[in-house]
RNA sequence: GGGUCAUUAGCUCAGCUGGGAGAGCGCGUGGUUCGCAAUCACGAGGUCAGCGGUUCGAUCCCGCUAUGAUCCA
Numbered sequence: 001g002g003g004u005c006a007u008u009a010g011c012u013c014a015g016c017u018g019g020g021a022g023a024g025c026g027c028g029u030g031g032u033u034c035g036c037a038a039u040c041a042c043g044a045g046g047u048c049a050g051c052g053g054u055u056c057g058a059u060c061c062c063g064c065u066a067u068g069a070u071c072c073a
Base pairs, nucleotide, nucleotide: 001072002071003070004069005068006067007066010025011024012023013022019056027043028042029041030040031039032038049065050064051063052062053061
C1' cells in the first nucleotide's frame, strides 16, 4: 500500500426481507427476610463509530473517514 471482517445501553452481544431499537449481566426502586444473600416485579440508561448519499422511510443499501482484528505484498 491492497483485500476481508467488526463498530448497537456501563460490559458481552442479538436485530435473519428497509417501517416496533432489544436480551443477558450490571445499576436504581419496591415486595418476600430480623438483616444479608437469593429470588420476583417495575424502572432508568442509546447522536445504532463519524460525515454524506439513495429512499416516503436507513442499525440495515451505497461512498468516504476513524478505530480494532486478520490476510497478501
Molecule: transfer RNA
Organism: Eubacteriales Family XIII. Incertae Sedis bacterium